A computed fold for a 348-nucleotide part of an RNA from an uncultured prokaryote, annotated as small-subunit ribosomal RNA, central domain. The full RNA is in RNAcentral, with records from ENA. Model confidence (mean pLDDT): 83 of 100.
[in-house]
Context: one part of a larger RNA
C1' cells in the first nucleotide's frame, strides 16, 4: 500500500448543519472532453521475448524478428460517462386541511415535606446501631399545635409510553413566544438530491472565573464504633459543591459498546399517533413509530433476523500483535485543571 475489516476479538467520530470533493432519477436533441475503432508518426541502442547462428557445450556473443502495453497528429462511432439542450415527475421540497408529544426559551402561580424562629401544651429522656457511643436535651429538647420565612425538588398518573440530532432534570399547572415530525389531499415547483475532509453549532456529571442563593443532601475534613490495623464499609456533624445569573471547560461504558442515506427480503404478535372503511362495540385493511418472537439468509459463537449484524448502491470515520502510551516531544485550544493531534528507544 492492496487485501481483508470496525455489536462483544484492533477498529463508527459524542451530535448536528455545511464547504471542496465524491456519487447522483426519467425523456429528447447537439457535441465528442473520456471511451471505442481505422491509418500515420514517434516510441534510439543495449535489455527482455522467439528463430537462427558462432565460440568442442553452457555462459557469452552475432543476425533478423517481435516487442517496447506509452504519446503525437489525423479520420470515423456515438451506446456509456462528461458538457450544452428540451420535456417530465417517481426523488426532494412547497401549500392547503389537520393530529399526537415529558420538543425548546422566558415569566407567573401552587400545594405537600423538610428545616429553621416565635408562641402554646407538656415532661424527661430524644436521636442512633447489628449492638453501641460520638451527638442534642431540665438554659425545658424529642413529641403535638398555631403563625411565619427560606430553598430545592414535583407524590399519585407513570407504562415495555411519549418527545428530542444526540447530550438529555426533557415530568406540578399555567401564559407568551418558538422548533421539528406524522397523516390526509394530489393543488404547486421541478432532480433543487446523498455524503461530508477542512470548518461552524450543540455537547451528561464533574471542576473553573465573577456575582448572588444555601433548605435538604454532601467530596474533604472532624468526632464515634467496626477491627490485628481501619487512612473504608455503619453513625454523629459538616465546607467546597449541587441551585441562579454572565462566561468558560469539550470529556464519559457521550452503549444499540452497532455511522449517514436509498432499495430489496417469510410470518405471528402487543403498543402509541393518525387517515380511510364500518360503526353500538369488536374488528380490518394502510402510513408513521415504539417493542418481543421467528422463516429465509447471515455470524466463531451468543445472537441478529423489514428499527438488520441478511442483499446490493453512495459518500464519510476508523483498524492492523501484547506493552511502553494516549506517554514523551512539537504544535495548538484553555484561566487553570487539563483537552485534541500523537510517536521511538526497548521488550515480549
Nucleotide at each position: 500500500u492492496u487485501g481483508g475489516g470496525u455489536u462483544u476479538a484492533a477498529a463508527g467520530g459524542g451530535u448536528g448543519c455545511g464547504u471542496a470533493g465524491g456519487c447522483g432519477g426519467c425523456c429528447u436533441u447537439u457535441u465528442a472532453a473520456g471511451u471505442c475503432a481505422g491509418u500515420g508518426g514517434u516510441g534510439a541502442a543495449a535489455u527482455c521475448c522467439u528463430a537462427c547462428a558462432g565460440c568442442u557445450c553452457a555462459a557469452c556473443u552475432g543476425u533478423a524478428g517481435a516487442a517496447c502495453u506509452g504519446c503525437c497528429a489525423u479520420u470515423g462511432a456515438a451506446a456509456c460517462u462528461g458538457a450544452a439542450u428540451u420535456a417530465c415527475u417517481u426523488g426532494a421540497g412547497u401549500a392547503u386541511g389537520g393530529u399526537a408529544g415529558a420538543g425548546g426559551u422566558a415569566g407567573g402561580c401552587g400545594g405537600a415535606a423538610u428545616a429553621u424562629a416565635a408562641c402554646a401544651u407538656g415532661u424527661a429522656g430524644c436521636g442512633g446501631u447489628g449492638a453501641a457511643a460520638u451527638g442534642c436535651a431540665u438554659a425545658g429538647a424529642u413529641a403535638u399545635g398555631u403563625u411565619a420565612u427560606a430553598g430545592a425538588a414535583c407524590a399519585c398518573c407513570g407504562a415495555u409510553u411519549g418527545c428530542g440530532a444526540a447530550g438529555g432534570c426533557c415530568a406540578g399547572c399555567u401564559u407568551a413566544c418558538u422548533a421539528a415530525a406524522c397523516c390526509a389531499u394530489u393543488a404547486c415547483u421541478g432532480a433543487c438530491g446523498c455524503u461530508c475532509a477542512g470548518g461552524c453549532a450543540c455537547g451528561a456529571a464533574a471542576g473553573c472565573u465573577u456575582g448572588g442563593g444555601g433548605a435538604g443532601c454532601g467530596a474533604a475534613c472532624a468526632g464515634g464504633a467496626u477491627u490485628a490495623g481501619a487512612u473504608a464499609c455503619c453513625c454523629u456533624g459538616g465546607u467546597a459543591g449541587u441551585c441562579c445569573a454572565c462566561g468558560c471547560c469539550c470529556u464519559a461504558a457521550a452503549c444499540g459498546a452497532u455511522g449517514u442515506u436509498c432499495a430489496c427480503u417469510c410470518g405471528a404478535u402487543a403498543u402509541u399517533u393518525u387517515g380511510c372503511g364500518a360503526u353500538a362495540a369488536a374488528c380490518u385493511g394502510u402510513a408513521a413509530g415504539u417493542g418481543u418472537c421467528c422463516a429465509a439468509g447471515g455470524g466463531a459463537a451468543a445472537c441478529c433476523g423489514a428499527u438488520a449484524a441478511g442483499u446490493g448502491a453512495a459518500c464519510c470515520a476508523c483498524c492492523u500483535g501484547g506493552g511502553g502510551a494516549g506517554u514523551a516531544c512539537g504544535a495548538u485550544c484553555g484561566c487553570a485543571a487539563g483537552g485534541u493531534u500523537g510517536a521511538a528507544a526497548c521488550u515480549c